About this RNA
RNAcentral holds the sequence, with entries from ENA and Rfam. The RNA shown here (Bacterial RNase P class A) has 320 nucleotides and comes from Roseivirga sp. It matches the Rfam family "Bacterial RNase P class A". By type it is a ribozyme. The same sequence occurs in records of 2 taxa.

[in-house]
RNA sequence: GAUAUAGACCGUCUUAUCGCUGUUCUGAGUAAUCAGAAGGGAGGAAAGUCCGGGCACCACAGGGAAGCAUAGCGGCUAACGGCCGUCAUUCGUCAACUGACGGAGAGGACAAGUGCAACAGAAAGAAUGUACAGGUAAUGCUGUAGUGAAAUCAGGUAAACUCUAUGCGGUGAAAUGCCACGUAUACUUGUGCUUGAGGGUACCCGCCCGAUACAAGAGGGUAGGCAGAUUGAUCCUGAUAGUAAUGUCAGGACUAGAUAAAUGAUAAGAUCAUCCCAAAAGGGAGUAGACAGAACCCGGCUUACAGGUCUAUAUCUUUU
Numbered sequence: 001g002a003u004a005u006a007g008a009c010c011g012u013c014u015u016a017u018c019g020c021u022g023u024u025c026u027g028a029g030u031a032a033u034c035a036g037a038a039g040g041g042a043g044g045a046a047a048g049u050c051c052g053g054g055c056a057c058c059a060c061a062g063g064g065a066a067g068c069a070u071a072g073c074g075g076c077u078a079a080c081g082g083c084c085g086u087c088a089u090u091c092g093u094c095a096a097c098u099g100a101c102g103g104a105g106a107g108g109a110c111a112a113g114u115g116c117a118a119c120a121g122a123a124a125g126a127a128u129g130u131a132c133a134g135g136u137a138a139u140g141c142u143g144u145a146g147u148g149a150a151a152u153c154a155g156g157u158a159a160a161c162u163c164u165a166u167g168c169g170g171u172g173a174a175a176u177g178c179c180a181c182g183u184a185u186a187c188u189u190g191u192g193c194u195u196g197a198g199g200g201u202a203c204c205c206g207c208c209c210g211a212u213a214c215a216a217g218a219g220g221g222u223a224g225g226c227a228g229a230u231u232g233a234u235c236c237u238g239a240u241a242g243u244a245a246u247g248u249c250a251g252g253a254c255u256a257g258a259u260a261a262a263u264g265a266u267a268a269g270a271u272c273a274u275c276c277c278a279a280a281a282g283g284g285a286g287u288a289g290a291c292a293g294a295a296c297c298c299g300g301c302u303u304a305c306a307g308g309u310c311u312a313u314a315u316c317u318u319u320u
Base pairs, nucleotide, nucleotide: 001316002315003314004313005312006311007310008309009308010307012270013269014268015267016266017265018264020041021040023038024037025036026035027034028033043291047302048301050300051299052298053297054296055172056171057170058169062205063204064203067168068167069166070165071164072086073085074084075083076082087107089104090103091102092101093100094099108163109162113161114160115157116156130145131144132143133142134141176227177226178225179224187217188216189215190214191213198209199208200207234253235252236251237250238249239248240247241246272289274285275284276283277282
């Protein structure tokens, strides 16, 4: 220096003009709103919606059964099925042979029951018990041989049913609360009207609601605004405890908030990838070009990704 593997990080930048969407200030207006100025405006995954939590509502949420998830030990965390450490076990390498280094590590119970098991073998969970030997009143009763990972051994197998332990009520911001506007508590059919249809977020019980009802049909009206909703388990820097995950302390920062949904376009420049010419030096081109677009918020996991940077290890090569 190149390549490979593992881990961590980045994933365009600057200026000008014109827009789009919020915020603040100033001015105008009764108000709606308008004008001007300043300043903010997508991601590492905003994705899949898989797991966990916050928050909200449903009987403040009970019991049952079912279902789902997890499973060595210890720790972290708001919580987790996530993360960290470690051990059994297992694989590989090594002049290592009770060792070292590296990788994997869903690992409770088969002594409750059920199921399953290639080849070999007489027989695989079962005896119509193979050969030889011994023994008995009799019997695979006993031993040996042979096959096999395993032959009555309390055999193997649970990311097989199952059992055990622990956890889990449901729904999901279209939650939910409020304001405004307009309405048809009408019409048709059926059911029901307390001896109650139906409903209360799968099921049963229980409990509760329930007549201006419920289901279907055909229609009428509205389809606006505010809150939730952006200050949070937040981010940055430093110190400190800890092997680590992570915690604590100090200082600093405010960093998208749209609602059919803004976050863009144009011009100039910088730089990288890439392409072309060249033996090389070098020259020229070059529209940032991959995956992808927030929608209540947060912690994870998984998946996609042009290209680049750093660290560690291994191999090869060059120079000294």
It is recorded under the gene name rnpB.